Annotation: This is a predicted structure of a 110-nucleotide RNA (SAM riboswitch aptamer (S box leader)) from a Bacteroidales bacterium. The coordinates come from a structure-prediction model, not an experiment, and the mean pLDDT is 82.
[in-house]
RNA sequence: GAUUUAUAAAGAAGGGUGGAGAGAUUAGGCUCUGCGAAGCCCUGGCAACCUUCCCACACGGGAAAAGGUGCCAAUACCUAACUGCGCCAACGGCGUGGAAAUGAUAAAAG
Numbered sequence: 001g002a003u004u005u006a007u008a009a010a011g012a013a014g015g016g017u018g019g020a021g022a023g024a025u026u027a028g029g030c031u032c033u034g035c036g037a038a039g040c041c042c043u044g045g046c047a048a049c050c051u052u053c054c055c056a057c058a059c060g061g062g063a064a065a066a067g068g069u070g071c072c073a074a075u076a077c078c079u080a081a082c083u084g085c086g087c088c089a090a091c092g093g094c095g096u097g098g099a100a101a102u103g104a105u106a107a108a109a110g
Stems, first nucleotide, its partner, number of pairs: 003108005013043005021032003026080004044072003049068002051064005076102001082098007
């Protein structure tokens, strides 16, 4: 990397280094950024997937945060192909929801 399962409108920033981009990809939009982007390092924090404990076990629920990950602008920043509903004289457009695809993370298996 491919596979399976689960999750996502909540939550959580300072410093150092760096020096121009960043928000996964394509397109459009929008946003962040020399009042310092990405990357890397340190410290702090959030969350609770793995983990530990309790409700006797399982299911389900609750608690904890030492350890393994993850995360700390904006819903995964928004939209795209499909689809429900509503509105508009309307082969379409706008608004709002759903499900998917894709990506991300965790755990499993390999």